[in-house]
Context: one part of a larger RNA
RNA sequence: GAACGAACGCUGGCGGCGUGUUUAAGACAUGCAAGUCGCACGGAGAAUACGGAUAGCUUGCUAAUUGUAUUCUUAGUGGCGCACGGGGGAGUAACACGUGAGUAACAUGCCCUGUAGAGGGGAAUAGCCCACCGAAAGGUGGAUUAAUACCCCAUAGUCCCGCAAGGGUAAAGGUGGCUUCGGCUGUCGCUACAGGAUUGGCUCGCGUCCUAUCAGUUUGUUGGUGAGGUAACGGCUCACCAAGGCGACGACGGGUAGCUGGUCUGAGAGGAUGAUCAGUCACGCUGGAACUGAGACACGGUCCAGACACCUACGGGUGGCAGCAGUCGAGAAUCAUUCACAAUGGGCGAAAGCCUGAUGGUGCGACGCCGCGUGGAGGAUGAAGGCCCUAGGGUUGUAAACUCCUGUCAUCAGAGAGUAAAGCCUUGCCGUUAAUAGCGGCGAGGUCUGAUAGUAUCUGAAGAGGAAGGGACGGCUAACUUCGUGCCAGCAGCCGCGGUAACACGAAGGUCCCAAGCGUUGUUC
Repeated sequence: GAACGAACGCUGGCGGCGUGUUUAAGACAUGCAAGUCGCACGGAGAAUACGGAUAGCUUGCUAAUUGUAUUCUUAGUGGCGCACGGGGGAGUAACACGUGAGUAACAUGCCCUGUAGAGGGGAAUAGCCCACCGAAAGGUGGAUUAAUACCCCAUAGUCCCGCAAGGGUAAAGGUGGCUUCGGCUGUCGCUACAGGAUUGGCUCGCGUCCUAUCAGUUUGUUGGUGAGGUAACGGCUCACCAAGGCGACGACGGGUAGCUGGUCUGAGAGGAUGAUCAGUCACGCUGGAACUGAGACACGGUCCAGACACCUACGGGUGGCAGCAGUCGAGAAUCAUUCACAAUGGGCGAAAGCCUGAUGGUGCGACGCCGCGUGGAGGAUGAAGGCCCUAGGGUUGUAAACUCCUGUCAUCAGAGAGUAAAGCCUUGCCGUUAAUAGCGGCGAGGUCUGAUAGUAUCUGAAGAGGAAGGGACGGCUAACUUCGUGCCAGCAGCCGCGGUAACACGAAGGUCCCAAGCGUUGUUC
């Protein structure tokens, strides 16, 4: 000199863009952060329309009951999602990361392409109902019911096993349209296999901190045979056999640490660093385990153990903010218990749509960077006041007053975008089709959707009105005098100042530097 996720002191007008618990991976009240599908299913409830029977009577109304149709809602079964997104960096010196290869040793739901198929049958169960236990959380028994839930048989081009012969392996329907009730057809699904795409698992070469006041280390250890296991290779696991493997090119041990793109600095080489953003890894109160699934050994799933906390009728239960806010604690120190799904993206759904503390916004903090303003021109009798003085004067100083202007920002009033594409309704053409249904593609017209926010922006009004401080002035280092003090009080980054004329302490005047900031402290180069 530059830099910072900074802090502290004094001060503080506006805006844009960023950024904000670096400490206790400490503990957490409260709310929200993952649902969705009724076009998979049986029920239940509500509304509307129509009809039948019953009762009351005012003879066409009311009431409860019941049937059909349509619409809406949804506790449960079922499907998909919950493995993404979001968080912090505890652990990890490792194939964790980076880079480059490999997989002839592998998997891949949803998506795309292709081939083939979707035949027949069955038994349950939740819900609802009945009975019961428990303070609660929750649970037991009985009866009964559905499915794209579950099971069996058939079929097997393909696929798997096998040298071959041969053996084995699947499925589900829903919703529209037309119908001569035979069927035809659209669409969304279902099954098997192959290919693609995407994503992942695994292996290898090289690189990646300090320490030798850590020198030897290792027994599933190193290799083989066989077996098991895995999606897959492998001591991954096991039985047997051999005695190997690693190491001064630093093994083993100890300490520290997530890694990278990058960031800071520097002419560079380097050095330091890894906040925000992006990629990746590991973690989810602590330790362990598996289940489900295409994918987890699963942050808002399950089980076991532990610590902690809460409820209890003392028998027993419940919980996990390193999600977004917020609280306590710790600390020099770090924000709102905000708005919206309008946009982008994600999940589900045929769709409308629903959910989304992802995300988009607003708020708070000079925490940072950048921009703007705090007025402009004229104005000498160089006013007054202050300070200095050789008492003549000098300086503050065109500075002020005063005159004439301007209107950025802030204030007030009015106008007012863009972020909106989609969706829905009507309709034209083309394709599919028996079809003018439906669905898909390309258009046309209409309608509707904005949290930010009446914001950006524009126009107008008024009036210099509302907006300047901090540090320094002995040398380094730009900037000097007076008074007070008297080795005292004090200053200080280094050299050093202060013991009666202190440009170095304190105050004042003046000056210098930077400016909504200026200094100090800490850290890095």

Predicted 3D model of a 525-nucleotide part of an RNA (small-subunit ribosomal RNA, 5' domain) from an uncultured prokaryote. The full RNA is in RNAcentral, with records from ENA.